Small-subunit ribosomal RNA from a metagenome, 1522 nucleotides, folded computationally. The sequence is in RNAcentral, with records from SILVA.
RNA sequence: AGAGUUUGAUCCUGGCUCAGAACGAACGCUAGCAGCGUGGAUUAGGCAUGCAAGUCGAACGAGAAAUCGCGAGAUCAAGUUUUUGGACAAGGUCAUGCGGUGGAAAGUGGCGAAAGGGUGAGUAACACGUGAGCAACCUGCCCAAAAGUUGGGGAUAGCCUCUGGAAACGGGGGUUAAUACCGAAUGUGGCAAGGCGUCGCAUGGCGCCGAAUCUAAAGAUGGGGAUUCUUCGGAACCUGUCGCUUAUGGAUGGGCUCGCGUACUAUCAGCUUGUUGGUGAGGUAACGGCUCACCAAGGCUAAGACGGUUAGGUGGUCUGAGAGGAUGGUCACCCACACUGGGACUGAGACACUGCCCAGACUCCUACGGGAGGCUGCAGUCGAGAAUCAUUCGCAAUGCGCGAAAGCGUGACGAUGCGACGCUGCGUGUAGGAUGACGGCCUUCGGGUUGUAAACUACUGUCAGAAGGGAGUAAUGUGUUGGAUAUUAAUACCAUCCAGCUUUGAUAGUACCUUCAGAGGAAGCCACGGCUAACUCUGUGCCAGCAGCCGCGGUAAUACAGAGGUGGCGAGCGUUGUUCGGAUUUACUGGGCGUAAAGGGUGCGUAGACGGCUUCGUAUGUCGGAUGUGAAAGCCCUCCGUUUAUCGGUGGAAUGGCAUUCGAAACUGCGGAGCUAGAGUACGGUAGAGGAGAGCGGAAUUCAUGGUGUAGCGGUGAAAUGCGUAGAUAUCAUGAAGAACACCGGUGGCGAAGGCGGCUCUCUGGAACGAUACUGACGCUGAGGCACGAAAGCUAGGGGAGCAAAAAGGAUUAGAUACCCUUGUAGUCCUAGCCGUAAACGGUGUGCACUUGAUGUAGGUGGGUUUACCCCCAUCUGUGUCGGAGCUAACGUGUUAAGUGCACCGCCUGGGGAGUACGGUCGCAAGGCUAAAACUCAAAGGAAUUGACGGGGACCCGCACAAGCGGUGGAGCAUGUGGCUUAAUUCGAUGCAACGCGAAGAACCUUACCCAGGCUUGACAUGUAACUGCACGCCCUGUGAAAGCAGGGCUUCCUUCGAGGGUGUUACACAGGUGCUGCAUGGCUGUCGUCAGCUCGUGCCGUGAGGUGUUGGGUUAAUUCCCGCAACGAGCGCAACCCUUGUAAUUAGUUGCUAGCCGACCCGUAAGGGACGGCGCACUCUAGUUAGACUGCCCGUGAUAAGCGGGAGGAAGGUGGGGAUGACGUCAAGUCCGUAUGGCCUUUAUGCCUGGGGCUGCACACGUGCUACAAUGGACGGUACAGAGGGCUGCAAGACCGCAAGGUGGAGCAAAUCCUGAAAACCGUCCUCAGUUCGGAUUGGAGUCUGCAACUCGACUCCAUGAAGCCGGAAUCGCUAGUAAAGGCGUAUCAGCUACGACGCCUUGAAUACGUUCCCGGGUCUUGUACACACCGCCCGUCACAUCAUGAAAGCCGAUUGCACCCGAAGUCGCUGUUCCAACCGUAAGGAGGUAGGCGCCGAAGGUGUGAUUGGUAAUUGGGAU
Repeated sequence: AGAGUUUGAUCCUGGCUCAGAACGAACGCUAGCAGCGUGGAUUAGGCAUGCAAGUCGAACGAGAAAUCGCGAGAUCAAGUUUUUGGACAAGGUCAUGCGGUGGAAAGUGGCGAAAGGGUGAGUAACACGUGAGCAACCUGCCCAAAAGUUGGGGAUAGCCUCUGGAAACGGGGGUUAAUACCGAAUGUGGCAAGGCGUCGCAUGGCGCCGAAUCUAAAGAUGGGGAUUCUUCGGAACCUGUCGCUUAUGGAUGGGCUCGCGUACUAUCAGCUUGUUGGUGAGGUAACGGCUCACCAAGGCUAAGACGGUUAGGUGGUCUGAGAGGAUGGUCACCCACACUGGGACUGAGACACUGCCCAGACUCCUACGGGAGGCUGCAGUCGAGAAUCAUUCGCAAUGCGCGAAAGCGUGACGAUGCGACGCUGCGUGUAGGAUGACGGCCUUCGGGUUGUAAACUACUGUCAGAAGGGAGUAAUGUGUUGGAUAUUAAUACCAUCCAGCUUUGAUAGUACCUUCAGAGGAAGCCACGGCUAACUCUGUGCCAGCAGCCGCGGUAAUACAGAGGUGGCGAGCGUUGUUCGGAUUUACUGGGCGUAAAGGGUGCGUAGACGGCUUCGUAUGUCGGAUGUGAAAGCCCUCCGUUUAUCGGUGGAAUGGCAUUCGAAACUGCGGAGCUAGAGUACGGUAGAGGAGAGCGGAAUUCAUGGUGUAGCGGUGAAAUGCGUAGAUAUCAUGAAGAACACCGGUGGCGAAGGCGGCUCUCUGGAACGAUACUGACGCUGAGGCACGAAAGCUAGGGGAGCAAAAAGGAUUAGAUACCCUUGUAGUCCUAGCCGUAAACGGUGUGCACUUGAUGUAGGUGGGUUUACCCCCAUCUGUGUCGGAGCUAACGUGUUAAGUGCACCGCCUGGGGAGUACGGUCGCAAGGCUAAAACUCAAAGGAAUUGACGGGGACCCGCACAAGCGGUGGAGCAUGUGGCUUAAUUCGAUGCAACGCGAAGAACCUUACCCAGGCUUGACAUGUAACUGCACGCCCUGUGAAAGCAGGGCUUCCUUCGAGGGUGUUACACAGGUGCUGCAUGGCUGUCGUCAGCUCGUGCCGUGAGGUGUUGGGUUAAUUCCCGCAACGAGCGCAACCCUUGUAAUUAGUUGCUAGCCGACCCGUAAGGGACGGCGCACUCUAGUUAGACUGCCCGUGAUAAGCGGGAGGAAGGUGGGGAUGACGUCAAGUCCGUAUGGCCUUUAUGCCUGGGGCUGCACACGUGCUACAAUGGACGGUACAGAGGGCUGCAAGACCGCAAGGUGGAGCAAAUCCUGAAAACCGUCCUCAGUUCGGAUUGGAGUCUGCAACUCGACUCCAUGAAGCCGGAAUCGCUAGUAAAGGCGUAUCAGCUACGACGCCUUGAAUACGUUCCCGGGUCUUGUACACACCGCCCGUCACAUCAUGAAAGCCGAUUGCACCCGAAGUCGCUGUUCCAACCGUAAGGAGGUAGGCGCCGAAGGUGUGAUUGGUAAUUGGGAU
């Protein structure tokens, strides 16, 4: 930093997608260790269990266990004594009374419990952030300094007793203490009228003085020794410490107020009655409508009120180059909440997470009467969920609460555990090691790769394991000893400091260190078509599957699956989700609007934004300095500590901001004073379909009346409907009506736009020009708003000639709800009023300024000039065309900008859904304006390019049509194909361009098909090994259909005697395949098409695809040639060169020819004729070499060119005729069955051999042919004239036989020598128009030939038979001259033949072409295109079926909320208070004061009614998407 994707390709616009980073993540596969972090994001859902807030005995009473002492009792009992009955008894045990020590549990009291911890439901707000303010406030504990702490009283928990209740929890009586409670005293002080001083910011603040009234307290504990008292415990007293009280200040924490900042929505536009303000009162710590009474009627709002939706805010975090965007988990600050809602109490502080009261929901207990509870504390559980941990250890550290302290408490916190959830670090070894081992995979079979990788050798010892040692986190504090200082009467106590000793560790025997053993225990995941690093094989066969986008998969898949290999990352790797980025794709930085999405239909104008020149002032913006603040953490930098790093610590920088203050004054704003260049006013003449109203005019049309007049008119591509003998159309005259205004008329004029057109008058708006005067910035734009606004449409009333939606009829058509025709109603016109839209377009908002030109046109003015404003020049304004720079994706635009700038407004952000739904608003309605979403696609689109196409245009060609000749299509037969049939009817070819095609020859063979019988290294090739025999081979026998199988016989190469060659058998490699794929291929071929095209190099043009050249003007059969031209050249094609044919010359004459000459023969009287031989090469001919034709010559034409037309000469004339020759390419055209060949398949068979059958099968359809239908003919007889070929397994003459096919026989010929009847034609005779003397199919019989063999299944001959057919529907084919047509002849294949086919040859030998409108095909240029698989394209709508999302809908069900009313808990406040009451007063009665209770206002939940908003659902229904 970009990339992929719209197209055949291109540029642009534009969306979609990817590569990056991040996460409180989840899922899949995998997993060695350590450190540091981090972990309920969903149901603010419900919760079992344990713990999470206590502490103080130095505030107080009482005081359990335990223990000590004393007393008395019970019991056991050593022992003493005894009258043996007993008595005494130390001591033990038990229970007990009193006292001491002790201090549990509970209580009174104090402090704390408002902190810490959790969560983010609510909240769009002074909640938060930031900066200020309080002269309107409070502050426990703490600190400083001042003063005080006197003297009394009455209760009450606990406790005892009685008692209610299941319990929770109480009730009565009695007794008791305090730092609990209550009076009293004192008053440093406080409150405070007033005064003085000083200050400020309006109220006022501060300091000093200060009358009256009012106003405090509590004690506990250590030590001391003179004196006093004593219940002998102690107290008074002195002293220290801790408390307590009053008041002041500080610090800390809080409360309140204000400026600024802080989400989306206008499809929420108006909201508000305590509302806004005032006066007074109440209330609060405090200001305040905070509350109340009265008064006034205000307050907020487009700079977004009110409403709705969503949301804790911030420091920060992620991303980004930044600006921004997204986010707010852990940590820190603030706020809010604590089951839901309401409320207060206590207190310094709460309307209180583990307090209270009430209501509600839920759960639990219950004896049914009542009670209890609140994990959004730490663990844990259920549920829901893709998903988030231990019911652990410890108060050792840090902190907090209480305490004088020891200490106690602390799920705060410190630790450990679990989870790869994240970050960081380490390891899974290191070095050597090639025959590059085995195995795997690939292979062109040679090898390559895995790969120094392994093995092996030598080492090392991190982590994990074992053993041993073993820190630091610990500092305090307490106690004690010694010393010092302070205090004091004090050497005491207390406090502080120093030193010594003692003591405290959850983590944990952990970190760390040492030793031991041993490479031993430790690697996976994803990807490999492009984007994007990494490639092969196998399997699969549009299947299975993949896929982020483009897209892969239909038999050779680098895209599926597996494997090998490779790439990437690594204890992780991928996937999914989300955010930012890329995306300049919301554009502040940094975009656009003629045609891609996008200029409002037009003007006027409000708010707003912006605004000319000079000067003075000011200081809001602006600029500079200083100060305060901007918490810490985080980011960044330096250094330091954990072995490094993550992490932590010290310091710094930064924190764009806000506030205060000091300065500057250019610009902006504001205020003052001026100016005239912007703008406007006055004056003058001017142009104009500008607007409104009234009047007038002629032409045309229709109608009416009358006249003339007769059969049609009208209409169309052609017709018909229609009108007309009741008189139309036509024509004349008169009259009526309505509407519109020909010519002029013009990219001419006017208007803001819509729009405006006969003439005249009246009223009226604007503009340009000219010259002066005046005003003095009065300007520009313009959200809302207002006005105007074509046509159609609507309402009411008129009017209605023509035209004409709807409607009717006639045509057209497959249909024709259209186009065409005949009619025809609304409407079109007028008046009044609505509607408010158009491709309302220049598809271009308005205004101002600047920036080369050329040329028209309209209006004005000036100059020159003139008869003339006729013309020319200059200038201003309007309106056009062309074009420069510039701009633009290109097209284009271009002083009338789409150029360069400024000001303001409107609008756009992928296509479809959709300018639609819902809502609102306007409208009588039609409908207009505003305006989404779900869902769906990967495009939709602009401009230009090359092709292709067009029932577009221009030009041209072709047997393309036309003009002709002959055919096909009908018949019979032949042949090929389809179909059917079959064991098989082998396979291929299928529009032209398959179908007498492969096949130039299917009876066997061929043969590939079917049936049957056989062979298995094979019918054929090469190699190896072994074997033994033998030449190869030939002959015979059995069996068999043959092949084959089994058996026998004969024969014996070469030699250097080793062997070699050949052959056979066996075994192994392999052979073989007309098996598949022509869509894996080569080669060959067909076709467009023998059409004239197809390209390249360099240059030039274009951002580019591309263009130019190759287009244009002529010409040609031709991109053939000429000319022109930003092209100049070149290549493949065209043409020519080649063959053949047509003319001539020359050379050569055998097998050809034979004129002439010679010889002799035959016929003939002869003339003459015929045949033969020789000479000969003249002629024909043969086959070599040359010549010839080139628009060369003449005339005309044309640009003087190319060329064209005509002519001469010539055998031939404009390519002389014919052939060979086929450009770049197209059709995945044909062929794997000609051969070759990749891959796949087969291997006792899909190979090979053999016999038989089939390819010939026949209801049918088609193609190609032959023969005919007859007289231009048929039959018979006679009689001519070719060319090109073939011939030894051959062609075969004469002769003989046969009616013939043919046979016998064999001269001649390996050929210009021999063989091989030309036929039509011509001459003559018969037939006389008929199913025939036409036609020959079919069938019967008899034969011939070939062949091993003619049954399936050959050809030919003879005799007999004698079918259809009398010229062929629609349609269709060939041919332009030696051609068509007709006639025969030959050859290849071949034993024979289906040949009527194919390929050639000659003979006879025409007709016609006006012409290019049309059909078909082709070429060039141009044009349109939404086509590019290219018109056999693309594509629209309905209907049918399926799926999806969505609108409407009678209704139904929720949620939230407004208003009205009812009920009204707890509770504060107020009133009352007859009940009750210890403290004060009072001897008492009683009073003061308090209190239960009652009432009232407010008041949550609940209820009723009625609205609003929103969601779900619904028969049916609407369109939409696929």
It matches the Rfam family "Bacterial small subunit ribosomal RNA". Gene Ontology terms of the family: ribosome and structural constituent of ribosome.